[in-house]
């Protein structure tokens, strides 16, 4: 310097353009003599602009971060 993928709760992850959801973890209850455990309930998410669209996590495009492959120089 060229190329491909990736980017979503604290984590790992789904989600054909149409209510952002699962699991773990957090917090609170219930249960217990106490606590694990199991049960219920909340609380937070789409990397950052700018475009298409009646509606964007999704389609287009400039960035910015990562992983991987190639090339170059030392």
């Nucleotide at each position: 310097a060229g190329g491909u993928c990736u980017g979503u709760a604290g984590u790992g992850a789904a989600a054909u353009g149409g209510c952002a959801u699962c699991a773990c973890a957090a917090u609170g209850g219930u249960c217990u003599c106490c606590a694990a455990a199991a049960c219920c309930a909340u609380u937070a998410u789409u990397c950052c602009g700018g475009g298409u669209u009646c509606a964007a996590a999704u389609c287009c495009u400039g960035g910015c971060a990562g992983a991987c492959c190639u090339g170059c120089c030392a």
This is a predicted structure of a 74-nucleotide RNA (transfer RNA) from a Patescibacteria group bacterium. Its Rfam family is "tRNA". Gene Ontology term of the family: triplet codon-amino acid adaptor activity. Model confidence (mean pLDDT): 82 of 100. The RNAcentral record of the sequence draws on ENA.